The part of an RNA shown here (large-subunit ribosomal RNA, domain I) has 553 nucleotides and comes from Levilactobacillus fujinensis. Its mean pLDDT, the model's own confidence on a scale to 100, is 84. It matches the Rfam family "Bacterial large subunit ribosomal RNA". It was read from a public genome assembly. The organism belongs to Levilactobacillus, within Bacteria.
[in-house]
Context: one part of a larger RNA
RNA sequence: GGCGCAUGGUGGAUGCCUUGGUACUAGGAGCCGAUGAAGGACGGGACUAACACCGAUAUGCUUCGGGGAGCUGUACGUAAGCUUUGAUCCGGAGAUUUCCGAAUGGGGAAACCCAGCUAUCUUAAUCGAUAGUUACAACUUAGGGAAUACAUACUUAAGUUGAGGCAGACGUGGGGAACUGAAACAUCUAAGUACCCACAGGAAGAGAAAGAAAAAUCGAUUCCCUAAGUAGCGGCGAGCGAACGGGGAAGAGCCCAAACCAACGAGCUUGCUCGUUGGGGUUGUAGGACUGAACAUUUGAGUUACCAAAGUCAAUGAUAAUCGAAGUGUCUGGGAAGGCACGGCAUAGCGGGUGAUACCCCCGUAGAUGAAAUCGUUGACCCUCAGUUCAGGAUCCUGAGUACGGCCACACACGUGAAACGUGGUCGGAAUCCGGGAGGACCAUCUCCCAAGGCUAAAUACUCCCUAGUGACCGAUAGUGAACCAGUACCGUGAGGGAAAGGUGAAAAGCACCGCGGAAGCGGAGUGAAAUAGUUCCUGAAACCAUGUGCCU
Numbered sequence: 001g002g003c004g005c006a007u008g009g010u011g012g013a014u015g016c017c018u019u020g021g022u023a024c025u026a027g028g029a030g031c032c033g034a035u036g037a038a039g040g041a042c043g044g045g046a047c048u049a050a051c052a053c054c055g056a057u058a059u060g061c062u063u064c065g066g067g068g069a070g071c072u073g074u075a076c077g078u079a080a081g082c083u084u085u086g087a088u089c090c091g092g093a094g095a096u097u098u099c100c101g102a103a104u105g106g107g108g109a110a111a112c113c114c115a116g117c118u119a120u121c122u123u124a125a126u127c128g129a130u131a132g133u134u135a136c137a138a139c140u141u142a143g144g145g146a147a148u149a150c151a152u153a154c155u156u157a158a159g160u161u162g163a164g165g166c167a168g169a170c171g172u173g174g175g176g177a178a179c180u181g182a183a184a185c186a187u188c189u190a191a192g193u194a195c196c197c198a199c200a201g202g203a204a205g206a207g208a209a210a211g212a213a214a215a216a217u218c219g220a221u222u223c224c225c226u227a228a229g230u231a232g233c234g235g236c237g238a239g240c241g242a243a244c245g246g247g248g249a250a251g252a253g254c255c256c257a258a259a260c261c262a263a264c265g266a267g268c269u270u271g272c273u274c275g276u277u278g279g280g281g282u283u284g285u286a287g288g289a290c291u292g293a294a295c296a297u298u299u300g301a302g303u304u305a306c307c308a309a310a311g312u313c314a315a316u317g318a319u320a321a322u323c324g325a326a327g328u329g330u331c332u333g334g335g336a337a338g339g340c341a342c343g344g345c346a347u348a349g350c351g352g353g354u355g356a357u358a359c360c361c362c363c364g365u366a367g368a369u370g371a372a373a374u375c376g377u378u379g380a381c382c383c384u385c386a387g388u389u390c391a392g393g394a395u396c397c398u399g400a401g402u403a404c405g406g407c408c409a410c411a412c413a414c415g416u417g418a419a420a421c422g423u424g425g426u427c428g429g430a431a432u433c434c435g436g437g438a439g440g441a442c443c444a445u446c447u448c449c450c451a452a453g454g455c456u457a458a459a460u461a462c463u464c465c466c467u468a469g470u471g472a473c474c475g476a477u478a479g480u481g482a483a484c485c486a487g488u489a490c491c492g493u494g495a496g497g498g499a500a501a502g503g504u505g506a507a508a509a510g511c512a513c514c515g516c517g518g519a520a521g522c523g524g525a526g527u528g529a530a531a532u533a534g535u536u537c538c539u540g541a542a543a544c545c546a547u548g549u550g551c552c553u
Base pairs, nucleotide, nucleotide: 001552002551003550004549005548006547007546008545009544015538016503017502020474021473022471023470024469025468026467027466028465029463030462031165032164039100040099041098042055043054044053046078047077050074051073052059061094062093063092064091065090066089070082071081072080105114106113107112115134116133117132118131119130120129121128136162137161138160139159140158141157142156143155144154170201171199172198173197174196175195181188185235211218212217222249223248224247225246226245232240233239253455254454255453256399260279261278262277263276264275265274266273267272268271284433286398287397288396289395290392291391292390293389294388295387299386300385301384302383311381312380313379314378315377316376317375318374319373321369322368323367327342328341329340330339331338343360344359345349351363352362353361404428405427406426407425408424409423410422414440435450436449437448438447439446490497491496510537513524514523515522516521
């Protein structure tokens, strides 16, 4: 030096565990904000750095319920206190809530600086203190008011509303890529996707036929299955890709404008026009106005749209809780829930804990019970709202720079095509019920419908969040980035990036005392079942490093 064996060190794999995650299910909730949000800064404890909680009333205040013996958070120490005159704790409602932040009196390098006005306090007076108020925009009302007569701009005051946040989800709209695919690439595709912006709701959007169709059919919208990868579109390449019909989920329909009437007001050409309010009226087998006639207060509906809406009572649910069955002996052991023996309960043998594996020890579970207060849902009552039908066909009304056409685009599964239907820009520009639109160029016949105003629940999409639960999901290099004081430490000018790190023991019983040592530490002693469980302490692999020993050189 090499190869073995043994014993250690180092190291933290493996096994076991789970406080944390993850994917879902059911129910709830789906917003907060100038009455100052979300998010923070700074403070508050006897001692207090942090987290949590709270706000100068600061580890808390008031009140109403629950609960019943201990309590002063994490946090295991000392001190000082509180509590059956009911504390701590749990729930409902309220009070307080510094400063920043939309931040809003002005400013500003967020958590700071400096003010005006009105009250009150204080001062001899200034100074100072406290409370309130003072941003901007839109709208309404009122006052003032230019160039410039009326007016308008502008300005002042009062009132109402808004702003900002977020759930990195879902929705609607305005903008809108490229990589890629086409085995290159330009039309095309990716894709109206990603992304940006605006706005909203618990859902949004759509929606009561100028529809779909081709049967003398259907009857608002939405979503699912199918039709169907069909008909089609397509450098007819790559690819894109319906509808009718059928089956389901859900189901709900309505209101204006106009004609006409009434009241009020304005204008002037003095008998017309316009405006406001109220009535009337809302459709395509046309309807309504108008004229005439008949019947009638039955009934229907409602706080969700349909016009508008308040209250009382009851039931039920949410937000604390309460009751809640049944086991002993013995053996092993540090410890019994294990073994053995004999019992019991079960609408409860889900689950968790207890010194090993507990239906009968504890918390619970099944079942039963429960709310002063606030909120939700449902029902009843009260209340509120509402005339219907027929006939006539003379007159009037039925959404105009609209429909439609030319040109140019977009969107429709449909790339200009024979290209309808729909939308926009631009230039033209109707009809008025003997009317108008559509049925995929266009024309005729036939059929269906009534545009140019508006509202509308449910079935559908999603989950930041709350409650209960589930898993042939993970088990600390896994599972969230984060089981641990993690969006932390740290890196970066910044946008941003972003960790590592769990386990003594049943119980700290966390090694009194002695010895060596400057200390760290070690040896005894003691605790404990165990200390090679002694604080990065369960188990403790390998690499690596030693010591002892055997063999070889």